[in-house]
RNA sequence: GGAGUGGGCCGGGUGGUCGCCGGUGCACGGCAGACCGUUGUGCACGGGAGGAAAGUCCGAGCUCCACAGGGAAGGGUGCUGGCUAACGGCCAGGCGCGGCGACGCGACGGAAAGUGCCACAGAAAACAGACAGCCAUCGCGCGCCCUCGGGCGCGCGGCGGUGAUGGUGAAAAGGUGCGGUAAGAGCGCACCGCGGCCCGUGGUGACAUGGGCCGGCACGGAAAACCCCACCCGGAGCAAUGCCGAAUAGGAGCCCCCGGCACGCGAGUGCCACCGGCAACCCGCCGGAGUGGGGCUCGGGUUGGCAGCUCGAGCGCGCGAGUAAUCGCGCGCCUAGAUGAAUGACCACCGCCGGGCGCAAGCCCGGUACAGGACUCGGCUUAUAGGCCCACUCCGGGG
RNA sequence: GCGCCCAUAGCUCAGUUGGAUAGAGCGUUGGACUACGAAUCCAAAGGCCAGAGGUUCGAAUCCUCUUGGGCGCACCA
Repeated sequence: GGAGUGGGCCGGGUGGUCGCCGGUGCACGGCAGACCGUUGUGCACGGGAGGAAAGUCCGAGCUCCACAGGGAAGGGUGCUGGCUAACGGCCAGGCGCGGCGACGCGACGGAAAGUGCCACAGAAAACAGACAGCCAUCGCGCGCCCUCGGGCGCGCGGCGGUGAUGGUGAAAAGGUGCGGUAAGAGCGCACCGCGGCCCGUGGUGACAUGGGCCGGCACGGAAAACCCCACCCGGAGCAAUGCCGAAUAGGAGCCCCCGGCACGCGAGUGCCACCGGCAACCCGCCGGAGUGGGGCUCGGGUUGGCAGCUCGAGCGCGCGAGUAAUCGCGCGCCUAGAUGAAUGACCACCGCCGGGCGCAAGCCCGGUACAGGACUCGGCUUAUAGGCCCACUCCGGGG
Repeated sequence: GCGCCCAUAGCUCAGUUGGAUAGAGCGUUGGACUACGAAUCCAAAGGCCAGAGGUUCGAAUCCUCUUGGGCGCACCA
């Protein structure tokens, strides 16, 4: 100098004019009134979007409903250890794959529990099989030789062996060599590979490493096919939920239960059945009506206010523990709470990027992203003009 | 704001325990028939299955992310 890898951060600035939404204080007015209060206007002061506020993909807080409990079903997660309120997140490690490397990626339990699938091609696609080929044997035919008993060669057919060779395919049932055989083959042996069991060493562990024994190899792929194993999960969501106020045809239709048995002199009690328990099953549990109750649909009215609503697993700095995620302690800070929904518009100068002109100083033109709260947090994912910093790797050159 | 669903030819839909050329009807274009037109008959074109990535030998189909569209949910009596 070039090419990269990983991490962190910023994501316009200053001034002016006109506005918008909350808060606090003051003044004036209205309502109410013993006071506190409440509301409107004006003035002053101070505050007013993000790294993703987004997608709503996970996990929680909070609220209501449900909940003795169990089974089944459904959903999710899936190497090990740790962090955390929790997680499918994060950190560290192991293994596998990719990269020369820094480093990156991995739905990474089980296919020797079971069921199903593997198109086309190919002989055969999973308890292997037999198309060509090779080999042995039997029979028939032809030819040749002949010591006339037969022998050899070729072809066809039967029966058998074989999986070495061939081609197909994404995938063909360990590889190389020697032996062996009629031909062959883990058929046998050596080495390499593979699987199972045991032991030693290191590690919390995943696992790594070393050794021994067994098995000639029986185990293809796929679980983002069903499934099995282990663990986790009640449902709904701030339009949750609670309170105040206003208004109305204080309605209509349909459906269900208004039943049975037992005990008791009786009032009544118990059981079964029914309805409900807000997506759904079973046992069970709880609640309800029995002269009214429940469910669904339609119709009617309102489109108001307050709480929830922002002090919280909060933010910043320092120190300490830990490889780290993270945790502890100390000090400091308060940082939007709107509801048809504010946080804006314009101007000037500067900054940054690109292009053009110019010897240069500089001038001109264009651009300056993604996007925007709606109960709140922790993550993930996705979008993002331009720029800064740190660490590291490879290649080339110079000293 | 919250919950749920869908996307295949110009339009309406099939295709789904993954299998290689993705089909049907209507429409479009060309031809036949007719004096001309409609109807009818014959033929053809038209799709990267919303987009991207992954699993797999193989993806419209399975998984993840994104884009676009649709539906429902307020309170009172």